RNA sequence: UUAGAGUUUGAUCCUGGCUCAGGAUGAACGCUGGCGGCGUGCUUAACACAUGCAAGUCGAACGGGGCGGCGGGGAGGAAUCCCUUCGGGGAGGAGACCCCGCGGCCUAGUGGCGGACGGGUGAGUAACGCGUGGGCAACCUGCCCCAUACCGGGGGAUAACAGCCGGAAACGGCUGCUAACACCGCAUAAGCGCUGGGGGCCGCAUGGCUCCCGGCGGAAAACUCCGGUGGUAUGGGAUGGGCCCGCGUCUGAUUAGGCAGUUGGCGGGGCAGCGGCCCACCAAACCGACGAUCAGUAGCCGGCCUGAGAGGGCGGACGGCCACAUUGGGACUGAGACACGGCCCAGACUCCUGCGGGAGGCAGCAGUAGGGGAUUUUCGUCAAUGGGCGCAAGCCUGAACGAGCGAUGCCGCGUGAGUGAAGAAGGCCUUCGGGUCGUAAAGCUCUGUUGCGGGGGAAAAAAGGCAGCAUCAGGAAAUGGGUGCUGACUGAUGGUGCCCCGCCAGAAAGUCACGGCUAACUACGUGCCAGCAGCCGCGGUAAUACGUAGGUGGCGAGCGUUAUCCGGAAUGACUGGGUGUAAAGGGAGCGUAGACGGUUGUUCAAGUCUGAUGUGAAAGCCCUCGGCUUAACUGGGGGAGUGCAUUGGAAACUGAAGGACUAGAGUAUCGGAGAGGCAAGUGGAAUUCCUAGUGUAGCGGUGAAAUGCGUAGAUAUUAGGAGGAACACCAGUGGCGAAGGCGGCUUGCUGGACGAAAACUGACGUUGAGGCUCGAAAGCGUGGGGAGCAAACAGGAUUAGAUACCCUGGUAGUCCACGCCGUAAACGACGAAUAUUAGGUGUUGGGGCCCGAAGGGCGUCGGUGCCGUCGCAAACGCAGUAAGUAUUCCACCUGGGGAGUACGUUCGCAAGAAUGAAACUCGAAGGAAUUGACGGGGACCCGCACAAGCGGUGGAGCAUGUGGUUUAAUUCGAAGCAACGCGAAGAACCUUACCAAGCCUUGACAUCCCUCUGAAGAGCUCGUAAUGGGGCUUGCCUUUCUAGGCAGAGGAGACAGGUGGUGCAUGGUUGUCGUCAGCUCGUGUCGUGAGAUGUUGGGUUAAGUCCCGCAACGAGCGCAACCCUUGUUCUCAGUAGCCAGCAGGUAGAGCUGGGCACUCUGGGGAGACUGCCGGGGAGAACCCGGAGGAAGGCGGGGACGACGUCAAAUCAUCAUGCCCCUUAUGGCCUGGGCUACACACGUGCUACAAUGGCGCAUACAAAGGGAGGCAAAGGAGCGAUCUGAAGCAAAUCCCAGAAAAGGCGCCCCAGUUCGGAUUGCAGCCUGCAACUCGGCUGCAUGAAGCUGGAAUCGCUAGUAAUCGCGGAUCAGAAUGCCGCGGUGAAUACGUUCCCGGGUCUUGCACACACCGCCCGUCA
Repeated sequence: UUAGAGUUUGAUCCUGGCUCAGGAUGAACGCUGGCGGCGUGCUUAACACAUGCAAGUCGAACGGGGCGGCGGGGAGGAAUCCCUUCGGGGAGGAGACCCCGCGGCCUAGUGGCGGACGGGUGAGUAACGCGUGGGCAACCUGCCCCAUACCGGGGGAUAACAGCCGGAAACGGCUGCUAACACCGCAUAAGCGCUGGGGGCCGCAUGGCUCCCGGCGGAAAACUCCGGUGGUAUGGGAUGGGCCCGCGUCUGAUUAGGCAGUUGGCGGGGCAGCGGCCCACCAAACCGACGAUCAGUAGCCGGCCUGAGAGGGCGGACGGCCACAUUGGGACUGAGACACGGCCCAGACUCCUGCGGGAGGCAGCAGUAGGGGAUUUUCGUCAAUGGGCGCAAGCCUGAACGAGCGAUGCCGCGUGAGUGAAGAAGGCCUUCGGGUCGUAAAGCUCUGUUGCGGGGGAAAAAAGGCAGCAUCAGGAAAUGGGUGCUGACUGAUGGUGCCCCGCCAGAAAGUCACGGCUAACUACGUGCCAGCAGCCGCGGUAAUACGUAGGUGGCGAGCGUUAUCCGGAAUGACUGGGUGUAAAGGGAGCGUAGACGGUUGUUCAAGUCUGAUGUGAAAGCCCUCGGCUUAACUGGGGGAGUGCAUUGGAAACUGAAGGACUAGAGUAUCGGAGAGGCAAGUGGAAUUCCUAGUGUAGCGGUGAAAUGCGUAGAUAUUAGGAGGAACACCAGUGGCGAAGGCGGCUUGCUGGACGAAAACUGACGUUGAGGCUCGAAAGCGUGGGGAGCAAACAGGAUUAGAUACCCUGGUAGUCCACGCCGUAAACGACGAAUAUUAGGUGUUGGGGCCCGAAGGGCGUCGGUGCCGUCGCAAACGCAGUAAGUAUUCCACCUGGGGAGUACGUUCGCAAGAAUGAAACUCGAAGGAAUUGACGGGGACCCGCACAAGCGGUGGAGCAUGUGGUUUAAUUCGAAGCAACGCGAAGAACCUUACCAAGCCUUGACAUCCCUCUGAAGAGCUCGUAAUGGGGCUUGCCUUUCUAGGCAGAGGAGACAGGUGGUGCAUGGUUGUCGUCAGCUCGUGUCGUGAGAUGUUGGGUUAAGUCCCGCAACGAGCGCAACCCUUGUUCUCAGUAGCCAGCAGGUAGAGCUGGGCACUCUGGGGAGACUGCCGGGGAGAACCCGGAGGAAGGCGGGGACGACGUCAAAUCAUCAUGCCCCUUAUGGCCUGGGCUACACACGUGCUACAAUGGCGCAUACAAAGGGAGGCAAAGGAGCGAUCUGAAGCAAAUCCCAGAAAAGGCGCCCCAGUUCGGAUUGCAGCCUGCAACUCGGCUGCAUGAAGCUGGAAUCGCUAGUAAUCGCGGAUCAGAAUGCCGCGGUGAAUACGUUCCCGGGUCUUGCACACACCGCCCGUCA
């Protein structure tokens, strides 16, 4: 003492990048800002600097000078005093002046010491610069300490000064005088230096130490209180420095060779000293893949930040070292410098100038300009600490100590505390009830840190010098020294810390965030706009993501942002990663350096282990104990500092040396296998060509064709010949080779592997950066060769095009020889080697053993395949031929694109190859597996899906809907299937939503309040285009008589109202895939997981229907059944239905009695279940056939629609959130419109005719409807219809005549006796009203149309087709819709194809799911 998260996908696992949460900073910026303590503050222009200060000091070294003091002397004589003849005289001796002496202060100069420290900066430097450990037997060291010895005697100058001179100045020259501890000889001197000789001891080499005998050289300064201080020499110490060495110290090889004093030597010079440091000569070395040289970057370290650590990043403050001082160079002085505030020269710049010449260097402290995102006062004091000088007092000190400015950092404190629910007001939200801000506030009580005011405080920070006294050592004593005591004195900070008193809650909170990561949510505004954003991503009208507000969360005198570093990132992996498919094994071999290496003794001790010692400065870090009220900060002690060095020891392992061995490796012998290689020779088949013969019209080619060849004779066929290339069968996941690769046969030469036996060598091995060699195809060069094939090219096709795929031709090339190239999906996408780890089964080569021997069995060595256990792996898979377990060596990878591109270099004849980036851009790019969807993939199956049929549509006229257009308006919606005779089961007004005009404003409608009235309504009437309005008549209930109910009118406001928007905010409802057979769950099992299994498989079915099997066992929603209807029958019931028998009866008639037998009606039952038989099948499910049966294998039809899909449809059925309108987007009314019409489409009707039309006579239904209704009979009318009124709330009456069919007759293929549009006239009906704009009837008119292009629809049986009937809506108005019955077919071989669907499987770069994705060009 190790934390993760978001983001690739529909989902999953993995790989992999990007991003975030943490910490840090000499920071900066935005908003905000109360106090204090301790730190810290030009990271940029080593840019330029105004001004002031930052190094002086010593008079106890010296000569002068100045000032004042004392003493003596001199000339002269003031104030004052005395005398006075007022003319003056005397005493007095001041100040000033001169001379001598003494002592004091100051100091320009000479001289000494110090200006080499302290302070600043990081430009340069990749270096012995720094760090660490050593060495100097190769060195120096002022001041300081110790020791020894000495200090004798002389000399000559020179500043200052004086005079003169020059110069604008800076400054200088000449002459003259003078002192010293300044300078110079002389003497003396050793254990000093140089040198000659000799002895001893020692060392890693040169060499060092020591002793003896000689020679030569070389010192000094004085002052004094007489104690000393100072000086000289020598030796030693201490301190500080110099030099040398080992190790360590950034990036680039797209920098590979560098170097000429270069490397070494000999001799010299120089230095404190070693040294090419310098020089002459000689030699030709030296450094470099363990990265020289070159280029870029950088002061180094203690340490600081981060991190679990290992590491990574940094070197600001503090401390050590180095370097530098405007740039470059140089020396002088000195103990020390090549000298920040010294000198000289040169350069740039600035300043002064009398133009001749001079002055300067803030990277010292402040400060200025400039640069910049950005960094302070031209402060105080030497009180303390430290430094220089001095005997000292003291002086100097921008070192230092303090203060100031900056929230720049760390630390501490405060902005109040308690109580207080009517949960105040107010804000915000709201489902309107309330919730929340919130005990928060107010109020009450309390406290007083900070603050403000006043006071105390000579406290602490202090020791020191001075004066005095005492004492101690030494000494004869004194001075001096040490120690102690006493006394006065000394504080920049600063009247500061601290303490006391008084005063008031009074003066003191912001900032960022609130989609996920990530703690924290609502409203409004906005509407892919404005904007946000660290990543993913938000915003296109309901945004928790923008902006604002309220609320909430975090931190808090700060909070955010930006920048940078570490972390997370095991994402460069030493700790601690990988390379079959994700990025990544070199194409292969040989082999150099290097790395690694078998068995066994001996020795050594380099690595290794261990003990001791030295060092690893201080600060910092950790622990502990202290000091500031606490903390930050700081003092003491200890630890740690993983390192280096010296030394003692150990000897297992590695290493080294030498010895032995044979299991690795190799050699020799024998043997067989093989498309191993090279060269020469040789063979047959086939293609093509040539010659000749036969032969005739085609050949050839394709999906189909054409180009092409052929009557000048092709193709075909026969014979002969030429030439080149390749070698059928054998042939095999067979063989050989390192890989590329190798295939007829023979011969020669030659490489390798294997087996057997075990003779020889004795680790000779493995790997292999560079290097060398080999290396398919294509390509290149030179020369040959050229049959076939065939880039390019030509032509023909295909196609929208077709620079392709197909066809006809055809040149390089393919072949040979020699030489280049050096790349491939050069792949087992798997580097080489060794060892080891269950099995099974093929095949190939060799030899062994056994047996019953053409054969079989057993075991073995080498190769080559398959399956599989453990293990591994993300999975797929690998699995003794590993992708397992281990070891060794090499190569390679680090997100995608840009890009294997550009530049550079090397190679190449060229093509090009090798090496190999960056800018910019994206948030992914990938691997494996999963589920779907999809496929002009596969298998199986189904459906009026095709096919086989029947009838239509598309052409005509009309109807209807839609589009379009038009219009004042032509209201709106529906839009492939699944909109379009749809909403609409019915627009003349109404409907109606649209348009025009007019009118109303609490409203046509609901609730509440007030006042009034008894009405409203109905009838009549006036009036309007109409609603509206006025008048007349008629016209409430209860009651306790107040009033109440109900209704109307008027009024005020809350509100009503909206077919206005959003079906992409919704509920509900509906369509569709699809009545398709599917869709899921629980538990279990398998898989890391998404998921799988079940549900797959074999059968079978209409069916996930059933059976069998099965790691599944069960279950649910669907299927089926249960429901309705129809088909048979029984039973019950029998009117309004029926009528067999009986009776009556009519013109006729169930008309009547009667009866319910039958039909029928409507209740309840039965019946069908593969139940029975035969066959098939698996003794299954089930299928086929049969019997019986009304019906047979779900009997026919209907209702019923799984999980889900289409943001499918509908806000205009209804409901509803939000938004919008409010004298109008609401309401009323008249008229118009929805009915328009060049045109286009859908759905229909009627036709085009003879299976027909027309006429006449005449049969048979079902299901319905009927009171504001259906309406009979009868009558009128040609008819629509009118009249009439019986009957019927309907198994009773009515609508109501069914029609086609069938019978008879006419028509005779004609735009007709087909067809009926259009139009005219005349009518009928409905309705307030048929002009726009209804239906029907009669007469007349009589259009298009003669069966319909491409295309397309429906239907499998009581179906299609055809015929009529009814109903809903409705005053009226169907060719539509919904129903009903009548007549009543044809065809289905079959599943190749079209469409749709289901199951399994396969591929996939799709998942908005092929209407996908995606590439290129252009804009």